[in-house]
Context: one part of a larger RNA
RNA sequence: GUCAGUGACUUAAUUUAUGUAGCAAGCUUAAGCCGUUAGGUGUAGGCAUAGCGAAAGCGAGUCUUAAUAGGGCGUUAGUUGCAUGAAUUACAACCCGAAACCGAUUGAUCUAGAUAUGAGCAGGUUGAAGGUAAGGUAACACUUACUGGAGGACCGAACCCGUUGCCGUUGAAAUGGCUUGGGAUGACUUGUGUCUAGGGGUGAAAGGCCAACCAAAAUCGGAGAUAGCUGGUUUUCCGCGAAAACUAUUUAGGUAGUGCGUUGAGAUAUAGAUUAAGAGGGGUAGAGCACUAAAUAGGCUAGGGGGAAGAAAUUCUUACCAACCCUAAUAAAACUCCGAAUACUCUAAUUGUCUCAGCAGACAGACUGCGAAUGCUAACGUCCGUAGUCGAGAGGGAAACAACCCAGAUCACCAACUAAGGUCCCAAAAUCGUAAUUAAGUGUGAAAGGAUGUGAAGACUCCAAAACAGCCGGGAGGUUGGCUUAGAAGCAGCCAUCCUUUAAAGAUAGCGUAACAGCUCACCGGUCUAAUUAAGAGACUUUGCGCCGAAGAUGUAACGGGGCUAAAAUUACGUACCGAAGUUGUGAAUUUAUAAAGUCCUCGGACUUUAUAUCUGGUAGCGGAACGUUCUGUAAGCCGUUGAAGGAAGACCCGCGAGGGCUUCUGGAGGUAUCAGAAGUGCGAAUGCUGAC
Numbered sequence: 001g002u003c004a005g006u007g008a009c010u011u012a013a014u015u016u017a018u019g020u021a022g023c024a025a026g027c028u029u030a031a032g033c034c035g036u037u038a039g040g041u042g043u044a045g046g047c048a049u050a051g052c053g054a055a056a057g058c059g060a061g062u063c064u065u066a067a068u069a070g071g072g073c074g075u076u077a078g079u080u081g082c083a084u085g086a087a088u089u090a091c092a093a094c095c096c097g098a099a100a101c102c103g104a105u106u107g108a109u110c111u112a113g114a115u116a117u118g119a120g121c122a123g124g125u126u127g128a129a130g131g132u133a134a135g136g137u138a139a140c141a142c143u144u145a146c147u148g149g150a151g152g153a154c155c156g157a158a159c160c161c162g163u164u165g166c167c168g169u170u171g172a173a174a175u176g177g178c179u180u181g182g183g184a185u186g187a188c189u190u191g192u193g194u195c196u197a198g199g200g201g202u203g204a205a206a207g208g209c210c211a212a213c214c215a216a217a218a219u220c221g222g223a224g225a226u227a228g229c230u231g232g233u234u235u236u237c238c239g240c241g242a243a244a245a246c247u248a249u250u251u252a253g254g255u256a257g258u259g260c261g262u263u264g265a266g267a268u269a270u271a272g273a274u275u276a277a278g279a280g281g282g283g284u285a286g287a288g289c290a291c292u293a294a295a296u297a298g299g300c301u302a303g304g305g306g307g308a309a310g311a312a313a314u315u316c317u318u319a320c321c322a323a324c325c326c327u328a329a330u331a332a333a334a335c336u337c338c339g340a341a342u343a344c345u346c347u348a349a350u351u352g353u354c355u356c357a358g359c360a361g362a363c364a365g366a367c368u369g370c371g372a373a374u375g376c377u378a379a380c381g382u383c384c385g386u387a388g389u390c391g392a393g394a395g396g397g398a399a400a401c402a403a404c405c406c407a408g409a410u411c412a413c414c415a416a417c418u419a420a421g422g423u424c425c426c427a428a429a430a431u432c433g434u435a436a437u438u439a440a441g442u443g444u445g446a447a448a449g450g451a452u453g454u455g456a457a458g459a460c461u462c463c464a465a466a467a468c469a470g471c472c473g474g475g476a477g478g479u480u481g482g483c484u485u486a487g488a489a490g491c492a493g494c495c496a497u498c499c500u501u502u503a504a505a506g507a508u509a510g511c512g513u514a515a516c517a518g519c520u521c522a523c524c525g526g527u528c529u530a531a532u533u534a535a536g537a538g539a540c541u542u543u544g545c546g547c548c549g550a551a552g553a554u555g556u557a558a559c560g561g562g563g564c565u566a567a568a569a570u571u572a573c574g575u576a577c578c579g580a581a582g583u584u585g586u587g588a589a590u591u592u593a594u595a596a597a598g599u600c601c602u603c604g605g606a607c608u609u610u611a612u613a614u615c616u617g618g619u620a621g622c623g624g625a626a627c628g629u630u631c632u633g634u635a636a637g638c639c640g641u642u643g644a645a646g647g648a649a650g651a652c653c654c655g656c657g658a659g660g661g662c663u664u665c666u667g668g669a670g671g672u673a674u675c676a677g678a679a680g681u682g683c684g685a686a687u688g689c690u691g692a693c
Base pairs, nucleotide, nucleotide: 001693002692003691004690005689006688011090012089013088014087015086016085017084018083019082020081021080022079023078026047027046028045032041033040034039051058052057061073062072063071064070094232095231097229101222102221103220104219105218106217112196113195114194115193116192117191118190119189120188121186123155124154125153126151130147131146132145133144134143135142159183160182161181165178166177167176198214200210201209202208235626236625237624238623239622240621245258246257247256248255249254260361261359262358263357264356265355266354267353272351273350274349275348277347278346279345280344286338287336288335292332294330296328297327298326299325301322303321304320305318306317307316308315309314365390366389367388368387369386370385371384373382374381395406396405397404410588411587412586413585415584416583417582421578422577423576424562425561426560430575432574433573434572435571436570437569443564449548450547453545454544455543456542457541458540460538461537462536470527471526472525473524474523476500477499478498481495482494483493506521509520510519511518589616592613593612594611595610596609597608598607599606600605627682629679630678631677632676633675637672638671639670646666647665648664649663650662652661653660654659
C1' cells in the first nucleotide's frame, strides 16, 4: 500500500413542540396488593376547569388612578399514552487523542555517594630529608665526597579514561571501530557484601544520576480525568437553502440574543418590491469667497520703525513693517452667499406579505468596480460604505488563471440560433469588403526628456518689382565714439548707441591681435531657377501613428506557438460565419397550483390519470419519501435434497436511485413472502484497530 473483518449521536428520567390514539369539563393513576405473567386492583397525588393585584381584596374581570379616561394582564379544552425533533440532568452522553494531578506499591544487579573486607599497578628516570667520612669552627655554622630512597615527581605497558580526525548512521554495536590522546603510588583502579527511595535519595554541582528518554523513576489504581482544540463520523432520491453582520462577553479561532435559512400553523390586505407623476425636508459632489481660518501682488493710506529740522510742541521725508478699504488672482474634512444626481418620507397603481411556534447553521470571509479613511493617492496591505461575483456555481472566453467578461448545469439527442470572444495554420469559422495609417516586427512591456520620422487640420509671412537655397560682388564715412587703461582702434570693462553717404552696411552677432591688422555674420546688389495663379518657400499651433530613452541572472522566454508588412498590425464603417450545459426543437422525468374524470374513504380527505401554467446549480443546514441488514410476531403457515443459505457469472427484466428479480454453474440444509414491531442497522478516509499478502 491493497484486500477482508471490525470501527462513532446511545440509554434513562424530566420538560417542551409536532404527529397520532383513548376519553373529555374532565383526564390519569404512583407505591402497594392479587395473578394463570395476559392482566386486574389501587383515587393518595398530578394537570385542567378564573383571573387580576405586593397585599387586603374583588371577580369575567382586575390592577394602576381623582377618574366611569387611557393603559397592563386576563375573559372555557384539556388530559393520559405512543412515536419523532430539541433541551436539561445522569462526574462517559457521538468516537479516538494529551501534557498533567493524586494514592498505594516495586526498584541502588545500571549509576551517585557512603561503609566493611580483599586485590592490582612491566620497565626505565630523577635523587628531598636524614646518615657516614674528610675539611672547617673556640664551639656551632658551613663546604666536599659517599650513602640514602622521598614525591597527589618524570617517561611509559597492564589498568582506568575518552582529546582529535575519519568511518559507521534501516550500524557488526539503541553510543561502536580505527587513529591520535590524558592519568598510570594515587583525591588511583577494582572484586564481593551492606546502607541511602521519589518532592525523596545521591551529587568535587552538569539539573547530573537513581535499571537503554528523570525540572520529579517505574507499576497498578482514581479513570472512559479534562480538552471552548485537531482528526473521523458508514445507504438512496426529492424540495428549499444561508452566514462570515450587530450587541454582549476574563471576550476575540468559544458562546448567547437579534438579522439571514428551513418546516408547520394562523391572520388579514396591513409590510415590502416595482413603475410613473406629484408633494416634501436636506447641505454631500460640484461651485464659491458673502462669514470663519489660511494666503499672493499692486494701489490708497491709518498706525509703527528709520532719517532730517527744531529748545520743545511739532513738521517734512522714506525701494522699511503694515490694519481697514479698492483692484487682480488663490483656497478648506471640522468654511458656505449657493447647490445637484442618487437616496429617504408621503400619496397613487400593480404585485404580495406578515405574525406565532419547532429546528438550525453562522458570528476567520475573499477579490473586482465606485465613494472615503489609514499607508508612500505603496502592497494579493489595513478599515468602513455601496454594487457584483466567488464562497455554495458547473459551462464558453481571457494560452494556463476561486473573485475579470459572457452565462446560471433536471435528463437524453451525430438538430437549430446566438452571447462574450473570434474566423492564415496548430484550431470551429472571412487569407471578406471599403477608406486610411504604421516600416518600428510598432503591434508583442515602461516615464521624465529628446529628435528636419511620417499622415491630417489651422492661422501667418515671402514670391514676375523674381521668393528660398547655392554662386559672384559690396558690407562704407564722422571714428581709434566718450570713459577707463601700459594699451582698449566694433569685439577686457563702464556710459551712450547718434549722424552722414547709400542699393545696403550694427558705434557691431562670432572667430582673431599685446593693441592694430585679418576672416565671417546681419544688411544690399547681381546671377540662376520654380510657379503663368496654384504651385514654391519660411517660421509656428493643434492632432493621429511611429523613433530614442530600454541593463539579469538554467534556454528563445515581454504575441500561447508557427508565422504575419497595400497584414494575419492599427483606425473607422459594413456584410457573412463560428462560438456555451444560454435560447429554440423533439422525447422523458420532477415540484407547486388550478381544473376535469375515476377509485377508495373513518366523509376531514387520500390515490391514479389527463390538461394548463410553473419549477428543478448548490456548501452549512431544515424538511419529505424510500432501499437494504439482524432479530420478533404473522409462521404448527409457505419455499426447500426434483437442492436452502452462502459463493461465481450474465450483453436479460423491473426501479430516477439505494436496490429487487430471472437464468447458468458451485454449494449441501436450511430459508422465509406480506404487513407490523425492535435495533449492537449500512464505511473510504480517523498518521483508526486486528489479520492476510

The part of an RNA shown here (large-subunit ribosomal RNA, domain II) has 693 nucleotides and comes from a marine metagenome. It matches the Rfam family "Bacterial large subunit ribosomal RNA". Rfam links the family to the GO terms ribosome and structural constituent of ribosome. Its mean pLDDT, the model's own confidence on a scale to 100, is 84.